[in-house]
Context: one part of a larger RNA
RNA sequence: GAUAAACGCUGGCGGCGUGCCUAAUACAUGCACUUUGAACGAGGAAGACCCAGCUUGCUGGGUUGACCGAGUGGCGAACGGGUGAGUAAUACAUAAGCAACCUGCCCACGGAGACCGGGAUAAUCUCUGGAAACGGGGACUAAAACCGGAUAGGCAGCAAUGAGGCAUCUCAAUGCUGUUAAAGGUGAGAGACACUGGUGGAUGGGCUUAUGGCGCAUUAGUUAGUUGGUGAGGAACGGCCCACCAAGACGAUGAUGCGUAGCCGGCCUGAGAGGGUGAACGGCCACAUUGGGACUGAGACACGGCCCAGACUCCUACGGGAGGCAGCAGUAGGGAAUUUUCGGCAAUGGGGGGAACCCUGACCGAGCAACGCCGCGUGAGUGAAGAAGGUCUUCGGAUUGUAAAGCUCUGUUGUAAGGGAAGAACGUCAGGCAGAAUAUGCUUGAGUGACGGUACCUUACCAGAAAGCCACGGCUAACUACGUGCCAGCAGCCGCGGUAAUACGUAGGUGGCGAGCGUUAUCC
Numbered sequence: 001g002a003u004a005a006a007c008g009c010u011g012g013c014g015g016c017g018u019g020c021c022u023a024a025u026a027c028a029u030g031c032a033c034u035u036u037g038a039a040c041g042a043g044g045a046a047g048a049c050c051c052a053g054c055u056u057g058c059u060g061g062g063u064u065g066a067c068c069g070a071g072u073g074g075c076g077a078a079c080g081g082g083u084g085a086g087u088a089a090u091a092c093a094u095a096a097g098c099a100a101c102c103u104g105c106c107c108a109c110g111g112a113g114a115c116c117g118g119g120a121u122a123a124u125c126u127c128u129g130g131a132a133a134c135g136g137g138g139a140c141u142a143a144a145a146c147c148g149g150a151u152a153g154g155c156a157g158c159a160a161u162g163a164g165g166c167a168u169c170u171c172a173a174u175g176c177u178g179u180u181a182a183a184g185g186u187g188a189g190a191g192a193c194a195c196u197g198g199u200g201g202a203u204g205g206g207c208u209u210a211u212g213g214c215g216c217a218u219u220a221g222u223u224a225g226u227u228g229g230u231g232a233g234g235a236a237c238g239g240c241c242c243a244c245c246a247a248g249a250c251g252a253u254g255a256u257g258c259g260u261a262g263c264c265g266g267c268c269u270g271a272g273a274g275g276g277u278g279a280a281c282g283g284c285c286a287c288a289u290u291g292g293g294a295c296u297g298a299g300a301c302a303c304g305g306c307c308c309a310g311a312c313u314c315c316u317a318c319g320g321g322a323g324g325c326a327g328c329a330g331u332a333g334g335g336a337a338u339u340u341u342c343g344g345c346a347a348u349g350g351g352g353g354g355a356a357c358c359c360u361g362a363c364c365g366a367g368c369a370a371c372g373c374c375g376c377g378u379g380a381g382u383g384a385a386g387a388a389g390g391u392c393u394u395c396g397g398a399u400u401g402u403a404a405a406g407c408u409c410u411g412u413u414g415u416a417a418g419g420g421a422a423g424a425a426c427g428u429c430a431g432g433c434a435g436a437a438u439a440u441g442c443u444u445g446a447g448u449g450a451c452g453g454u455a456c457c458u459u460a461c462c463a464g465a466a467a468g469c470c471a472c473g474g475c476u477a478a479c480u481a482c483g484u485g486c487c488a489g490c491a492g493c494c495g496c497g498g499u500a501a502u503a504c505g506u507a508g509g510u511g512g513c514g515a516g517c518g519u520u521a522u523c524c
Base pairs, nucleotide, nucleotide: 001523002522003521005520006519007518008517009516012376013375014374015373016372017371018369019368020334025332026331027330029329030328031327035074036073039072040071043068044067047064048063049062050061051060052059053058054057082287083286084285092212093211094210095209096208097207098206101205102204106201107200108199109198112196113195115149116148117147118146124139125138126137127136128135129134153180154179155178156177157176158175159174161172162171163170164169184193186191214259215258216257221250222249223248226247227246228245229244230243231242233240262284263283264282265281266277267276268275269274289310290309291308292307293306312323313322314321315320340366342365343364344363348362349360350359351358352357379409380408381407382406389400390399391398392397413465414461415460416459417458418457419456423451428446429445430444431443432442433441434440468513469512470511471510472509473494474493475492479508480507481506482505483504489496490495
């Protein structure tokens, strides 16, 4: 000098940040991922219209129907958020490579297409098992759900041609064989949206190589899928895995083992070189009660998905079931120690939807904590009879000290009253213009704020409501008196204390910093 700090004493305000470093311990409760009726068939339903009965405003029936959802389907749920257990290299950083690869949504080719058919199933109804969780049988129905055929392009194989390269090869056009597409809804229509396969792009990933960054040699030998070859599988290379064959591969330039550890941009210190560190913010990785596994999907071997096994907790009719806060709050425990079971989607961003809109503990805000940094205040001027009081005294005085009182001001902050934001521009609605147009675009106006009646401004009022902490032997700025008497105690080092202690305790005075001050811990 610094800190994600803690402790002791003290404490007025504001702005901006930060806040479980320990038990990756266990979790009550609530919320954190849904959306789409313009994909689909049922169901309910305010209202409107028609008919009948009639007590003339009620009942019954039919049609239509804003809106509401359980179910099928689509997209999302692989993002966002958390944590650092593991990992010394399947990680990270930097620089290259892939002629060895994948990529939903998005963009371009105003490129090509969307043809003909079919059978089911949930919901629903009914019967039924179970304490529950959850099922089982039968009957019915729809789709952008599922399946068959056609065609295109793609892919694979074979044949031959041309061009290029980096060895395996790559690219372009051609022929034959095999395989493989599609879906519609809204709207009067047009259009826009959605769908299918293709080429290219963008984005995001996957893989490979080199270099770099911990300790111990009181760890010296290690390795059988081990090292290499041939062949099959996978998006792709590869012992990644499997079958067969060969006997190799690594190591004092530190293999192997053990211990410790997420890595980086950065941060702290330092003139630098270096040393330490990896909280917050950003990038990457790994993990989601412990261990293992796959399914779905463009993408996961998936925190709020599934299956199995283990530990633990809960329910049970004992047959069987349910759960996973290292999401946001919160609880217990551990600890020197770390916050509210708050408000809002107004902004930014994300998911779904044609849109309106819905969801969003991401986020934006408020609350708590002097935990940190920065700023402001606790008054200013004048005032010598150098008041009183305190302390010391050589008893003369000295000091506290212009300090106080008194007088004259100010009103930062505070209190009260009044006014009162920016953050808001969109989407939408109303009007105008361009336009064939209700598409689309431009433009004018209205409307939309959790924070918040907050910030800020104005007026009024009162010096009124706001100072402590540590030290004073030397290092080190700052001294006297009394008490104590190697006691009580102090102490970072040297060292003080045994009757005149500037070193212990108290008082007065002084020095330092100041809403803080000191101590402890850690780093340079």